[in-house]
Context: one part of a larger RNA
């Protein structure tokens, strides 16, 4: 020097991104216990005291309670064996997850809503027999988002979806009245040539017309996919703008939060905690670039969460310093 433990003067988190690591606390029995609060909780809150032996009363020979007594530095004497607490995000909770770098604020959820399904269900695998769905029947099954609870869930239906309507426009294969040139029996030419003319029939061309859904077209739908302006101006000093006005648009962001897990500017301004605080807590609103089921805000409980004070506590540190062991090393 390294691990791994034990002490440790005075301080007492000054160490550090960060009290990370120790150290503190503890059992049982009494005592006593706030804020909130969904009236179950919170709660072991929080804080106090009391514990060994011996002996005597109550007593039942156990337990417990009194009284007396005696040792120790210390009586749950050694192991076992919660640190409390105030605040704030964030998820309501109990669960699940990245087997071997993430245990969350991530998924899940009970709870709400949309929406598809009439049973040979719908969705789903499968070229099909078929099969889960289900030996179930809308109080059930599929498939969306949301997440307990409490209060609320405001506006646009123009665009996109989606569900309905069918008058009308537009339209596919397939049909087809009529028709268009080729071939073609025969014909006209002198009985041959070479040119022309053509009936039935063939096979080809286009085709009025008929012809669905789809689209256009109407008309509805946001707890569907999504939007949710700009600009001028005005009050008895200035600022400000309830109030006019203009333009546009489908409407111009409501409630209720707001420097936020969301704020660039920013360590934003102000109070608060500190001797000094880019964090924190309250506020304010100029919200680059919150907002109401990609859910808006509030919430008791609850968390190996994440952030900020405090109380105890300590070798984290001032700043080291001794000791046990084990290893390195060195000597034999």
């Nucleotide at each position: 020097c390294u691990c791994u433990c034990u002490c440790u003067a005075a301080g007492g988190a000054a160490c550090u991104c960060g009290g990370c690591a120790a150290a503190a606390u503890a059992g049982c029995c009494u005592u006593g216990u706030a804020a909130c609060a969904u009236c179950a909780g919170g709660a072991a809150a929080a804080g106090g005291g009391a514990u060994g032996c011996c002996u005597c009363c109550u007593c039942a020979c156990a337990a417990a309670g009194g009284g007396g007594g005696u040792c120790g530095u210390a009586g749950u004497g050694a192991c076992u064996a919660g640190g409390c607490u105030c605040g704030g995000g964030c998820g309501a909770c109990u669960g699940u997850u990245u087997a071997c770098c993430a245990a969350a604020a991530a998924c899940a959820c009970a709870u709400g809503u949309c929406u598809c399904c009439a049973c040979a269900a719908a969705u789903u695998c499968g070229u099909a027999a078929g099969a889960c769905c289900a030996u179930g029947u809308a109080u059930a099954g599929g498939g969306g988002u949301u997440a307990a609870u409490g209060c609320a869930u405001g506006u646009c239906u123009a665009g996109u979806g989606c569900c309905g309507g069918a008058a009308g426009g537009u339209u596919a294969a397939g049909g087809a009245a009529g028709u268009u040139g080729g071939u073609g029996a025969c014909u006209u030419g002198a009985u041959g040539a070479a040119a022309g003319g053509g009936a039935a029939a063939c096979a080809a061309g286009a085709g009025a017309c008929c012809g669905a859904a789809g689209c256009c077209u109407c008309a509805g739908u946001g707890a569907a996919u999504g939007g949710a302006a700009a600009c001028c101006a005005u009050a008895a000093c200035u600022a400000u703008u309830a109030c006019g006005g203009u333009c546009c648009u489908a409407a111009g962001g409501u409630a209720g939060c707001g420097a936020a897990a969301u704020u660039c500017c920013u360590u934003g301004u102000c109070g608060g905690g500190u001797a000094a605080g880019u964090u924190c807590c309250g506020a304010c609103c100029c919200a680059c670039a919150c907002g109401a089921a990609a859910g808006g805000u509030g919430u008791a409980a609850c968390g190996a969460u994440c952030u900020g004070g405090g109380c105890a506590u300590u070798g984290u540190c001032u700043c080291g310093g001794a000791g046990a062991g084990a290893g390195a090393c060195u000597c034999g």
The prediction has a mean pLDDT of 86. The part of an RNA shown here (large-subunit ribosomal RNA, domain IV) has 332 nucleotides and comes from Lathyrus oleraceus. It matches the Rfam family "Bacterial large subunit ribosomal RNA".